[in-house]
RNA sequence: GCCCAGCCAGUUCAGUUGGUAGAGCAUGAGACUCUUAAUCUCAAGGUCAUGGAUUCAUGCCCCAUGUUGGGCA
Numbered sequence: 001g002c003c004c005a006g007c008c009a010g011u012u013c014a015g016u017u018g019g020u021a022g023a024g025c026a027u028g029a030g031a032c033u034c035u036u037a038a039u040c041u042c043a044a045g046g047u048c049a050u051g052g053a054u055u056c057a058u059g060c061c062c063c064a065u066g067u068u069g070g071g072c073a
Base pairs, nucleotide, nucleotide: 001072002071003070004069005068006067007066010025011024012023013022019056027043028042029041030040031039049065050064051063052062
């Protein structure tokens, strides 16, 4: 330099045909327990890397940029 793949909650990851985003773990509260742990319930936590385009409406489609990993030279 060229090519490919990824970027979503604190963390690891889902997200279907474009229709307004979820789970596990972690965190907080409660229940249970003599207490802790475990278990159960609930809650909080999101500029979907950035900007633009298309659309009535994009996490998803299109373009550019950034960044991470891999391959070729």